[in-house]
Formats: sequence, C1' cells, structure tokens
RNA sequence: GGGAGAGGGUUGGGGGCCGCGGGGACCCCCGAGGUCCCCGAGGAAGGUCCGGACUCCGCAGGGCAGGCCGCUCGGCGCAAGCCGAGAGGGGGCGACCCCUGGAAAGUGCCACAGAGAACAGACCGCCGAUCCGGCUCGGGGGUUAUCCCCCGGGCGUCAUGGAGGCAAGGGUGAAACGGUGGGGUAAGAGCCCACCGCCGGGGCCGUGAGGUUCCCGGGCACGGUAAACCCCGGCCGGAGCAAGGCCAAAUAGGGAGGCGCUUGAGGGUGGCCCGCCCGAUGCCUCCGGGUAGGCCGCGUAGAUGCAUGGCCCCCGAGAAACAGAAUCCGGCCUAGUACCCUCUCCCCUUU
RNA sequence: GGCGGCGUAGCCAAGCGGUUAAGGCGAGGGACUGCAAAUCCCUUAUUCCCCGGUUCGAAUCCGGGCGCCGCCU
Repeated sequence: GGGAGAGGGUUGGGGGCCGCGGGGACCCCCGAGGUCCCCGAGGAAGGUCCGGACUCCGCAGGGCAGGCCGCUCGGCGCAAGCCGAGAGGGGGCGACCCCUGGAAAGUGCCACAGAGAACAGACCGCCGAUCCGGCUCGGGGGUUAUCCCCCGGGCGUCAUGGAGGCAAGGGUGAAACGGUGGGGUAAGAGCCCACCGCCGGGGCCGUGAGGUUCCCGGGCACGGUAAACCCCGGCCGGAGCAAGGCCAAAUAGGGAGGCGCUUGAGGGUGGCCCGCCCGAUGCCUCCGGGUAGGCCGCGUAGAUGCAUGGCCCCCGAGAAACAGAAUCCGGCCUAGUACCCUCUCCCCUUU
Repeated sequence: GGCGGCGUAGCCAAGCGGUUAAGGCGAGGGACUGCAAAUCCCUUAUUCCCCGGUUCGAAUCCGGGCGCCGCCU
C1' cells in the first nucleotide's frame, strides 16, 4: 500500500425567511382576531414473525388438541430472546464463519438406474473342490458290427455343459452392510492375523455437553430422513385498542302505571262551542336496553385516525439512501445512504 | 389498525416430496370442405411469484421478501 474478518457508533451542525400540528401567556374593535414563547418521527417508526403490558371473554386449577423453543454451563428476563465461556461436526492459508435434542421406543418413505435399497443381492465376472453330464482307455456282456448296457481307471487343454460355490474386481446409484496389507482357499470372504477405524463396559478428567497416548470385551452388529408422523424437555387459557368502557337523539320494539273500548280515552277540522270525520292489535306518562353521534382508552410528538415541511446562506469533500408514529413496551427479521472508531488476519513493498 | 387466505401456460384450474407438472377454454399449424362452421390430429410451463435452507431429490416442507383478495368499525 492492497485485500479481508470481528465488534461498535452516527444518520448532519449553525443562522435567516415562509408554512403545518399541539400547548401556554398577553392585547383588543370579542371574531373560526392579533402578537410572542415552548414542543413536534426512526434506526429501522417498516414486515406483523415471536413475546409481554392492558382490556374483555364461565377467574382460566388439571387434561386433550394446537403453537413456539431445543448442544452444554453460567448470567439477565414473566416469556420470547440476548450476552459470556465452552463441546462436537463442517468450511477457510488465516483472522474467523456456519450447523446443533432423540434414528439401538415405534411407524412411514428411500423415485429412476441397478443383480440387489435395509436384517439385501448375483448382471458381467471368478472357480472347477463336490454331484450329474461329456470325451477317452481297459475288461465283460447283448449279438457278428462303427450301436447299446455294466464294472473299473484317466482327462478341467470339456468352462461358448448343467446343478452349484464366491462376493475379490467391473458396473448402477445420493447411499451397496468397515479400510490397507498378509495368511488362507478350487476361487473367495473378518474366514484367520497385524495395524487403522467402529461398538459396549470400566477407570481417570470435566459442574456439564463431552474428552481420553489407560484397561477389558466384541470380528463388526446398529444406512439415511424427525424443516415425515412421533418421542423427550421447557413455555403458552382464548381473542384482540375496529379490545373495551362511559354519555346518549329520532323511529321502531320491551316493561310498569293511568285512561278508554260504541254510554267513545284520544286525534283531525276550527278563534270557541255544536256539528262532521277517524278511532280500540288504542292513547298518555315514566323506566331500562340499544343505534346514529360524542367522549374516554390515547401518552410531557400526537387526532380530524390528513401536523412534524420547503427555500437560501455558512461550516464541511459532501448532505445524499431506506423510510415515515396511530395503545404502549421487549426482541427477531427485512430495507438502505454516507461516514467514523477499536481489534485482528493474509499478500506485496521498503527499512 | 388488527385477523385470515391465496399466487401453477394468455384465462380457469388439478397436483401437496420422485423420473418428462393432469385437464378445459383460448391461440397457432394441419386434415376434412367449393369456401366456412362443427369435428379430428399436432404444438403451446428454460425459471410452478422471488430469494435462501432441509433432503439423494422441492411446485409441494421450513424461513424471509413481493403482490393480490376477504373479514372485523
């Protein structure tokens, strides 16, 4: 100097002018008046993913179902989650990063290819020990024969005969039931042996996840998948501020009381009376519920569920991005501009 | 503001771990016909909204985004 890794922080500052929302003080000609002062978005206010407060719902104690979380120990927290230190596995030259209960509790699934896919299997291949067959030699017989039968021997140079033996090699697949070497065998194989690996138990170390250059036993048995069902452990009652509470028109309906039902309560017409018309599921009064509407819930930003902005100058290299509160809070995740700080790793160069 | 559901061809849609993703309408081409209609045959999904992950394997399962629809005053 270049590249990279980990952690953290800021998201312009000052001034002027014009606006917007809320609050306060003062003035007056009291009206949707004027003047002045104070306050006014974020690191994610976002997605609404996970928790909590709060409110109502048979006070919700237990269980089923369902949801979320999941290596270990410690800390904070009601919880979700976060932090620190570690464990095992994987990646990177490295700083460092990623993953994480249980597959020997049970069930399901493992397509295609391939011989065989879960306590499997023999396509190519290897073998010729065993049996049958084949060829051949000798002897005997049917009968004279090149044909047939019986007995005995030989041949694997009969392996493009059968029955069979094998799983080393090839090949398929994401995955093929330990690896290397030797012995062994007809050929082979943990069949046997050595080493490595694996499994179980014990000892030791560690609070623990686990570790082990220790000892003993076992030829090796237990493939993968739980972001498949499931099992284990922890937490959660459900719904959500359009929750919910208060006040409260008109009309209709409910309850109570009064009057009246053809001997007419009440209403209409009308200045009044008579008259005329309507009139019995009727009229009047009161009560409570509830709708429209309003208020609270609702916040030292904040309601009308439309405010928080724009321009110019200076500082400065520059002022850009993502985005905008709607009951509040803790996390997670996502979006994104410019810059700063601390620590660390690798490469190159110089001294 | 809160809650729930859905994205598969131009349109409607089946498929919910397995080879090459059904079907219908439409569109294009061909056959039939004097020309058409109807009918028959063929074609029509590089990426199943996008990006990661789990798995041997993802349209399907899990996580995160984007878009659309519905319900609650």